[in-house]
A computed fold for a 120-nucleotide RNA from Allobacillus salarius, annotated as SAM riboswitch aptamer (S box leader). Its mean pLDDT, the model's own confidence on a scale to 100, is 82.
RNA sequence: CUCUUAUCAAGAGAGGCAGAGGGACUGGCCCGAUGAAGCCCGGCAACCACUGGAUGGACAUUUAAAUCAUCCAACAGGUGCUAAUUCCAGCAAAGCAGGGGAUGCUUUGAUAGAUAAGGG
Numbered sequence: 001c002u003c004u005u006a007u008c009a010a011g012a013g014a015g016g017c018a019g020a021g022g023g024a025c026u027g028g029c030c031c032g033a034u035g036a037a038g039c040c041c042g043g044c045a046a047c048c049a050c051u052g053g054a055u056g057g058a059c060a061u062u063u064a065a066a067u068c069a070u071c072c073a074a075c076a077g078g079u080g081c082u083a084a085u086u087c088c089a090g091c092a093a094a095g096c097a098g099g100g101g102a103u104g105c106u107u108u109g110a111u112a113g114a115u116a117a118g119g120g
Stems, first nucleotide, its partner, number of pairs: 001120008013041001015040003021031003025090004042082003047078002051073006086112001091109007
């Protein structure tokens, strides 16, 4: 960099350093010297790992264990996150409003993005 799978409506400081930017991209709309990014500490969550348990499958002459799948609990080692739903929309379909159109609203799906785990 790319592929696959899962998740994205909840949660998380009125601390220290630092000094102007930040919210992926585009358009909006926001946050920011009553201090942005970044770093440290704190916090949140629980994807993976670790631990215990339940159920099922498989193996097996039989029983059991290890192993495998699902679920539950505990922990916090590897990540992650810590303004606003992924801040909203970005493509398509359906419905509603509009005499039609322009346009607006709602819902669903996709795209893009983020994170985790696994593969190339």